The RNA shown here (transfer RNA) has 72 nucleotides and comes from Vicugna pacos. The sequence is in RNAcentral, with records from Rfam. The coordinates come from a structure-prediction model, not an experiment, and the mean pLDDT is 81. Its Rfam family is "tRNA". Gene Ontology term of the family: triplet codon-amino acid adaptor activity.
RNA sequence: GGAGGUGUGGCUCAGUGGUAGAGUACAUGGCUGGCAUGCAGGAGGUCCUGGGUUCAAUCCCUAGUACCUCCA
Numbered sequence: 001g002g003a004g005g006u007g008u009g010g011c012u013c014a015g016u017g018g019u020a021g022a023g024u025a026c027a028u029g030g031c032u033g034g035c036a037u038g039c040a041g042g043a044g045g046u047c048c049u050g051g052g053u054u055c056a057a058u059c060c061c062u063a064g065u066a067c068c069u070c071c072a
Stems, first nucleotide, its partner, number of pairs: 001071007010024004018055001026042001028040002048064005
């Protein structure tokens, strides 16, 4: 220098057009003589950034950016 891939709660990941979920972690409640496990209902997201298409974009197109892989 060229090609490809991946960016979604603190962490690991789903979600392929119709206002985003799970596990784990966190706080609370309850349970227990107490602790742990397990239980319940919670909080936590400008979906990497800008632009475009569309009635509507995490999702499609485009430019950029961070990281990873391959080629030179």